[in-house]
Parts: sequence; structure tokens; C1' cells
RNA sequence: AGGACAGCAGCAGGAGAGUGCGACCUUCAGGGUCGCCGCCGAAGGCGUAACCGCCCGGAAUCGCUCAGGCCUAAGAACCGCUGCCCGGAU
Repeated sequence: AGGACAGCAGCAGGAGAGUGCGACCUUCAGGGUCGCCGCCGAAGGCGUAACCGCCCGGAAUCGCUCAGGCCUAAGAACCGCUGCCCGGAU
């Protein structure tokens, strides 16, 4: 010089599942809380296969649903672009 991988931020995309029933509160539009039942998984978390590393650990969009969610909104793994940052191979 080069700038991979990783991290952060912005923009764009981004699924699933009852706006269920009852009670209470209320600013009386609707919203909030609690209980019960039914569900969803792609924040997180836990477990774990292949695999990797070495004796025990890491690890998934696989499983569990603790948390979260089931009108809308928000959030959302993941993906694309841009910027910042880190700095490998060469």
C1' cells in the first nucleotide's frame, strides 16, 4: 500500500400466532391490570446436532418456550447498501 473477518450506527426489506373469555380500574375514544384457556417464534435466554477446538468448551433459522409476542404500532433473527471502527491474507 492493501484492506477480508468481526463490532457499532443509519437507510431499506423482514415471518408467525385469539384485536379469545371473565373481572377490576378508567380520562369512557378506547386503554391499562389481573386470571383462565388456546397458540407463535426470528429480541434475549437455555439445551443441543453437524462441525470446530481439545476433555471439556464453543456452536444453528434444530428443539424448549423462562422471558417475549398473537388488531395496529413498536420490536424482530437474517439480508442489501453506506459510514465509522478494527485490522488479516497479500
Molecule: Glycine riboswitch aptamer
Organism: Betaproteobacteria bacterium Ga0077526